The RNA shown here (c-di-GMP-I riboswitch aptamer) has 75 nucleotides and comes from an uncultured Rubrobacteraceae bacterium. Rfam family: c-di-GMP-I riboswitch aptamer. Rfam describes the family as follows. GEMM was predicted in a large-scale screen for bacterial structured RNA regulatory elements. The sequence was found by an Rfam model in a public genome assembly. The coordinates come from a structure-prediction model, not an experiment, and the mean pLDDT is 87.
RNA sequence: CCCACGAAAAGGCAAACCCGCCGCGAGGCGGGGGCGCAAAGCCGCGGGCCUCAUGCAGGCGGCCGGGCUGCCGAA
Numbered sequence: 001c002c003c004a005c006g007a008a009a010a011g012g013c014a015a016a017c018c019c020g021c022c023g024c025g026a027g028g029c030g031g032g033g034g035c036g037c038a039a040a041g042c043c044g045c046g047g048g049c050c051u052c053a054u055g056c057a058g059g060c061g062g063c064c065g066g067g068c069u070g071c072c073g074a075a
Stems, first nucleotide, its partner, number of pairs: 005073002012037002017032006035062001041068003045065003048060004052055001
């Protein structure tokens, strides 16, 4: 240094719920909040789940797989 791994510290993200705005909806964005997370960073590519105004339509990356990128460092 790389692969694998996840103790510690620093820093990071942020479920439910509440408020505001957007959307028919699933849901999204901002604020509060903090259940959790070592990719809970990014990509709907395969599967899965969900929605509607049912079509060459959408949503979920904090469901699994895959791809790309990335912080720290004991055993």